[in-house]
Molecule: c-di-GMP-I riboswitch aptamer
Organism: Sulfurovum sp.
RNA sequence: AAAUACCAAAGCUAAACCUAUCGUGAGAUAGGGGCAGAAAGCUAUGGGUCUUUUGUCUCUAUGUGGUAAAAGAUCGCCAAGUUGCCUAU
Numbered sequence: 001a002a003a004u005a006c007c008a009a010a011g012c013u014a015a016a017c018c019u020a021u022c023g024u025g026a027g028a029u030a031g032g033g034g035c036a037g038a039a040a041g042c043u044a045u046g047g048g049u050c051u052u053u054u055g056u057c058u059c060u061a062u063g064u065g066g067u068a069a070a071a072g073a074u075c076g077c078c079a080a081g082u083u084g085c086c087u088a089u
Base pairs, nucleotide, nucleotide: 003089004088005087012037013036017032018031019030020029021028022027035076041082042081043080045079046078047077048074049073050072051071052070053069054068055067056066057065
């Protein structure tokens, strides 16, 4: 330096839920909380899922549902890129 594993130690993050704020919404931020995680660090690059707007189809219908495009959300959905701690081999 690289790869693998996560036994130990020191640490790290923080699910659901609650409160406040922001957002049409998916959701985000902060505090509490603790499900879990060896990258549950970062990046929306390729997919997946979700939301909204507009058009279009269906039905008696403004509603519901489907579909196309666009704009968003999600990295604790998968992959990819990139950075990184300790111990052992």